Transfer RNA from a Tissierellia bacterium, 73 nucleotides, folded computationally. Lineage of the source: Bacteria > Bacillati > Bacillota > Tissierellia. Rfam family: tRNA. Rfam's curators write: Transfer RNA (tRNA) molecules are approximately 80 nucleotides in length. A source record names the gene trnT.
[in-house]
RNA sequence: GCUCAUGUGGCGCAAUAGGUAGCGCACAUGCAUGGUAAGCAUGAGGUCGGCGGUUCAAAUCCGCCCAUGAGCU
Numbered sequence: 001g002c003u004c005a006u007g008u009g010g011c012g013c014a015a016u017a018g019g020u021a022g023c024g025c026a027c028a029u030g031c032a033u034g035g036u037a038a039g040c041a042u043g044a045g046g047u048c049g050g051c052g053g054u055u056c057a058a059a060u061c062c063g064c065c066c067a068u069g070a071g072c073u
Base pairs, nucleotide, nucleotide: 001072002071003070004069005068006067007066010025011024012023013022019056027043028042029041030040031039049065050064051063052062053061
């Protein structure tokens, strides 16, 4: 330098013929217990790496850039 993959709440992941983002763990509150853990219920938390484009509408398509990983020279 070139090619490919990945980039979503604190962490790990899902959502692909584009239609207002979910799951598990963790966290908060409550229930329960003599108390703790486990368990049960409820809840908060992301605008989807950045910018731009296409579209009525983009995490999802296209372009450039950034980061990480892999391969090639």